[in-house]
Context: one part of a larger RNA
């Protein structure tokens, strides 16, 4: 000077309480571990690994293995030399890669010769090969905590303090007020976006109050610029006004007005630093190692294994529910090698024909929770795994290893033990909806909107921070 402590003292945060819904018990997805395996490819390892990297493994991808095959090499540059190819059908042999074979078949030119491609030959290339404890970049974490510092000046032999600590106050090192400090900086706050309210300007592909047409119905059609709404410009909020408290502060309660009141709610935004923290398999790069191989090119298998442990979710045990019928109401995206109305078949996934639209125009598109009827507490008209059969779809190919759809089948499961998890309001809980990856496959992930709670004395107690001593 720090850091610790089962020392004091303030204080804060779904940390605990006080609630809600759950995980942990079943069944399946998915990671993982461990075991098997020719291989089960590598990486992540407490919080900060484990639906993570991977926003999507049937062949590719893929790095794994096992067999055939290449060796200037699948890629790049450079220099000599030699050739005029290269491709393209086709046809043979092979799992393929590949080989042969036939057939077409190079451009410019001052005629030296230069462009391009193949071949030989040297320099090289190639590594998803090791080291993340050699590294750059990036990223995680404490933490969106409120704190880390510097200059100059004083103190101190000096490490050092002071400032930054005291009083109060805030989300805040956030402002006051005081002091040997005065001032800066990096964080904090605002300045950026989205959302909540109003005006003003634009009116199309969007919307129709009034006027007219006009329909089974309809913004259909003249038309209008009122309203939604769209997207651009503004204003609005500042403890600004009022009361109490306070130190005549800084604030703090309370009240008016207001769509919004004290950071109005989201979001990005991560300060000096910790973890020798993560990545050498995003990229880049030392050095090592490796060159008829640890490169590279293909078939075919693995990453999809299973006695068994763990995460993370889905679906459930039902009556606040299942079935069946039905009237409505989103927002926020996708769409051309695409979305695809609508007819036709067909129980159905689909399939055929096929309008529109590069989309405020047309499609995806039907939202779902609602309502009404039946079912009466049962392993069931709950639950829907597994199996069997017959299709459908995507793709050169769904055996290993794809998704659906119909009809059989109908498994465990009757609320879950120690223990544990996440949320404080449009939040939890719920319901659908979409979107990226994508030929083709979503219970995951990232977004949307509907329905819509419970509780919070309070700060001893647990965890985890800050600041003082």
């Nucleotide at each position: 000077u720090g850091a610790c402590g089962g020392g004091g003292g303030c204080c804060c945060g779904c940390a605990c309480a006080a609630g809600c819904a759950g995980u942990g018990g079943a069944g399946u997805a998915u990671g993982u571990g461990g075991u098997u395996u020719a291989a089960u490819u590598c990486g992540a390892a407490g919080c900060a690994a484990c639906g993570c990297g991977a926003a999507g493994a049937a062949c590719c991808u893929u790095a794994c293995c096992a067999g055939g095959g290449u060796u200037u090499g699948a890629c790049a540059u450079a220099u000599a030399g030699a050739u005029g190819a290269a491709u393209a059908u086709a046809u043979a042999a092979g799992a393929g890669a590949u080989u042969a074979u036939a057939u077409a078949g190079c451009u410019c030119u001052u005629c030296g010769g230069a462009g391009c491609a193949u071949c030989u030959a040297u320099a090289c290339a190639g590594g998803u090969g090791g080291u993340g404890c050699a590294u750059g970049g990036u990223u995680g974490u404490c933490g969106u905590c409120a704190g880390c510092u510097c200059g100059u000046g004083u103190c101190g032999u000096g490490a050092g303090a002071u400032g930054u600590u005291g009083g109060g106050u805030u989300a805040a090192g956030u402002c006051c007020c005081g002091c040997a400090a005065c001032g800066a900086g990096c964080g904090c706050a605002a300045c950026c976006c989205c959302u909540g309210u109003u005006u003003c300007u634009a009116g199309u592909u969007g919307c129709c109050a009034g006027c007219a047409c006009g329909u089974c119905a309809a913004g259909g059609u003249g038309g209008g610029a009122a309203c939604u709404c769209u997207a651009g410009a503004a204003a609005g909020a500042c403890u600004g006004c009022c009361g109490u408290a306070g130190a005549u502060a800084a604030u703090a309660c309370g009240g008016a007005g207001g769509a919004a009141g004290g950071u109005g709610g989201g979001g990005a935004u991560g300060a000096c630093g910790u973890c020798a923290a993560a990545u050498c398999a995003u990229c880049a790069u030392g050095c090592c190692c490796u060159u008829u191989a640890u490169g590279u090119c293909c078939u075919g298998g693995g990453c999809u294994a299973c006695a068994c442990a763990c995460g993370u979710a889905c679906u459930a045990c039902a009556a606040u529910g299942g079935c069946u019928g039905u009237a409505a109401c989103a927002g926020a995206g996708g769409g051309a090698a695409g979305c695809a109305a609508g007819c036709u078949a067909g129980u159905g996934a689909u399939a055929g024909c096929a309008a529109g639209c590069g989309a405020a125009a047309c499609c995806c598109a039907a939202a779902a929770a609602g309502c009404a009827g039946u079912c009466a507490c049962a392993g069931u008209u709950c639950g829907g795994a597994u199996u069997g059969a017959a299709g459908g779809c995507u793709g050169a190919a769904a055996c290993u290893c794809g998704c659906c759809u119909u009809c059989a089948u109908g498994a465990a499961g009757c609320c879950g033990g120690a223990a544990u998890u996440g949320c404080u309001a449009g939040u939890a809980a719920u319901g659908g909806c979409a979107g990226g990856u994508c030929a083709g496959c979503a219970u995951a992930c990232u977004g949307c909107c509907g329905u819509g709670a419970a509780u919070a004395c309070g700060u001893u107690c647990c965890c985890g921070g800050g600041c003082c001593u």

The part of an RNA shown here (small-subunit ribosomal RNA, 3' major domain) has 469 nucleotides and comes from an uncultured bacterium. Rfam family: Bacterial small subunit ribosomal RNA. Gene Ontology terms of the family: structural constituent of ribosome and ribosome.